[in-house]
RNA sequence: ACGCGCUGGCGGGACUCGGUGAAAUUCCGAACCGGCGGUGAUCCGGAGCGAAAGCUUCGGUAAGCCCGCGACCCGGAUGUCGUUCCAUCGACAUGCGGUUGACCUGGUGAGACUCCAGGGCCGACGGUUGAUCAGGCGAAAGUCUGGUCAGACAGUCCGGAUGGGAGACAGCGCGC
Numbered sequence: 001a002c003g004c005g006c007u008g009g010c011g012g013g014a015c016u017c018g019g020u021g022a023a024a025u026u027c028c029g030a031a032c033c034g035g036c037g038g039u040g041a042u043c044c045g046g047a048g049c050g051a052a053a054g055c056u057u058c059g060g061u062a063a064g065c066c067c068g069c070g071a072c073c074c075g076g077a078u079g080u081c082g083u084u085c086c087a088u089c090g091a092c093a094u095g096c097g098g099u100u101g102a103c104c105u106g107g108u109g110a111g112a113c114u115c116c117a118g119g120g121c122c123g124a125c126g127g128u129u130g131a132u133c134a135g136g137c138g139a140a141a142g143u144c145u146g147g148u149c150a151g152a153c154a155g156u157c158c159g160g161a162u163g164g165g166a167g168a169c170a171g172c173g174c175g176c
Stems, first nucleotide, its partner, number of pairs: 002175007010167001016030004032155001033123002035069004043060007064121002073098003077094006103119005125159003129150009
């Protein structure tokens, strides 16, 4: 150095101005943000060779839309609990499977969906407003539940989440 195991903490960014409106960080115009691994012709540095151009090699750096992963969602399995037993159902946990977004044009070049220039595109789930009627609570302001009518649509706000996590790093042990 490499492989395996254990432990530890770490491990996602972004709404500003104007417009419409009763109401918008949600719509419209402009602006703003980009997890992890790989690939990679960029850039930076070291070493070697060379007269030089340059070549070789090592380290760092380099893609939201190329390949994959994670998060979210779905399915079934197993286990635990609700439940003394069985079934069903539900909750949680574990591991498995599935689904899951978006790029073109020109330039350079041997070679680019990665470089340069230009123009585009994408971003889980749930929540969110007012009027009015009825009922509950309340001294009132108001608030809760239900009905009706109208409405407004989140990458950025709030929530699950003080969660999960790809993974990078450090320490320890074993192997080689």